Background: The RNA shown here (transfer RNA) has 75 nucleotides and comes from a Phycisphaerae bacterium. Rfam family: tRNA. Rfam's curators write: Transfer RNA (tRNA) molecules are approximately 80 nucleotides in length. Its mean pLDDT, the model's own confidence on a scale to 100, is 82.
[in-house]
RNA sequence: CGGGGCGUAGCUCAGCCUGGCUAGAGCGCAGCGUUCGGGACGCUGAGGUCGCAAGUUCAAAUCUUGUCGCCCCGA
Repeated sequence: CGGGGCGUAGCUCAGCCUGGCUAGAGCGCAGCGUUCGGGACGCUGAGGUCGCAAGUUCAAAUCUUGUCGCCCCGA
């Protein structure tokens, strides 16, 4: 320098190809119930600029462009 993959909740990820339901799951966290107490279990809840910026569109996590970080391959 060229090519490819990944980036979404504290962690691990789904969703992206095919634009539109309020952005989801498990674990974790908080409260409550249960218990003598805890664990387990049950209920409820908090937590997100979808890496960043711009563009297209009535509408973007999803399409396009640029860019940043990590990893791999090639030179």